Background:
Predicted 3D model of a 350-nucleotide part of an RNA (small-subunit ribosomal RNA, central domain) from an uncultured bacterium. The full RNA is in RNAcentral, with records from ENA.
[in-house]
Context: one part of a larger RNA
RNA sequence: CUGGGCGUAAAGCGCACGUAGGCGGGUCGCUAAGUCAGGGGUGAAAUCCUGGAGCUCAACUCCAGAACUGCCUUUGAUACUGACGACCUUGAGUCCGGGAGAGGUGAGUGGAACUGCGAGUGUAGAGGUGAAAUUCGUAGAUAUUCGCAAGAACACCAGUGGCGAAGGCGGCUCACUGGCCCGGCACUGACGCUGAGGUGCGAAAGCGUGGGGAGUAAACAGGAUUAGAUACCCUGGUAAUCCCACGCUGUAAACGAUGUCAACUGGGUGUCGGUAGUUUUACACUAUCGGUGCCGAAGCCAACGCGUUAAGUUGACCGCCUGGGGAGUACGGCCGCAAGGCUAAAACUC
Numbered sequence: 001c002u003g004g005g006c007g008u009a010a011a012g013c014g015c016a017c018g019u020a021g022g023c024g025g026g027u028c029g030c031u032a033a034g035u036c037a038g039g040g041g042u043g044a045a046a047u048c049c050u051g052g053a054g055c056u057c058a059a060c061u062c063c064a065g066a067a068c069u070g071c072c073u074u075u076g077a078u079a080c081u082g083a084c085g086a087c088c089u090u091g092a093g094u095c096c097g098g099g100a101g102a103g104g105u106g107a108g109u110g111g112a113a114c115u116g117c118g119a120g121u122g123u124a125g126a127g128g129u130g131a132a133a134u135u136c137g138u139a140g141a142u143a144u145u146c147g148c149a150a151g152a153a154c155a156c157c158a159g160u161g162g163c164g165a166a167g168g169c170g171g172c173u174c175a176c177u178g179g180c181c182c183g184g185c186a187c188u189g190a191c192g193c194u195g196a197g198g199u200g201c202g203a204a205a206g207c208g209u210g211g212g213g214a215g216u217a218a219a220c221a222g223g224a225u226u227a228g229a230u231a232c233c234c235u236g237g238u239a240a241u242c243c244c245a246c247g248c249u250g251u252a253a254a255c256g257a258u259g260u261c262a263a264c265u266g267g268g269u270g271u272c273g274g275u276a277g278u279u280u281u282a283c284a285c286u287a288u289c290g291g292u293g294c295c296g297a298a299g300c301c302a303a304c305g306c307g308u309u310a311a312g313u314u315g316a317c318c319g320c321c322u323g324g325g326g327a328g329u330a331c332g333g334c335c336g337c338a339a340g341g342c343u344a345a346a347a348c349u350c
Base pairs, nucleotide, nucleotide: 003322004321005320006319007304008303012318014201015200016199017198021194022193023192025088026087027086028085029084031082033081034080035077036076037075038074039073040072041071042070049065050064051063052062053061054060091191092188093187094186095184096183097182098181099180103177104176105175106174107173108172109171110154115149116148117147118146119145120144121143125136126135162169163168206248207247208246209245210244211243215241216240220236221235222234223233259317260316261315262314263313264312267295268294269293270292271291272290273289274288275287276286277285278284299306300305323350324349325348332343333342334341335340
């Protein structure tokens, strides 16, 4: 240097942006660096290989050839790659006109419910369970009516619906703001793809300081259950959940267990957002673009299954795997307030 792989067997980084690097559309010209061909020089000897010779053979030694796959130089070739120059529009982007959306941030606001408090009615139970008890209640509970307060979450709509790179996003209104889709084909003219390091984002839980705290509820307490019951069930209940400010943490079955981008390869049937046409409008139908599901030709697969949203057929680039345990551990390093995270072995053993 080389192999085979990565949906479920070991293996796709949680996601994105992007540096170096790798790779890169069409046409013409030029160059001749890579590439190819011929020549020249060099490539010491020994070794290796081939043929022969000498020690009785062999090892060994000697002679000759080949080889030394390389480097330098020179002459030429120009398809491909590269350099340079000019141009192009299909990749990429911009502009104009439309469109959908829980995309993000901030501010405001609404009703239902739960809980608490005050007041009225009212009386002996309520609650809870498989059954009970702890618990609440004659100091008036539960129920019911009115009022007030506070916090959190937004029923129906709601949908293998939508949006977002992922994490994720759901009452309503406003402000600011990101992306996407369709149409026009006006503009730029390869500006592209991937991406080691790096940087940013990143559920829940957790952490720091000061606030908030209705409901729920780790821990904890009690009641049950049970042989026991450090549980499952019940009554309570603190962190936490929530919000604000500044942050920190950086993990997950972060899953489609399926990296990103591009091209190509029969169909059927839903759904979401556009556009065009047919139609008197609506409805509907047809065509087409983009998303999201299901079923399935070929093909693939160990099978399950995948199947134009590929796990099919190819290309570019990155990441990762290499028997089980030891172990995602020890040590070291880096990061963190800590919890811990990242990187990551070996002995030994089967």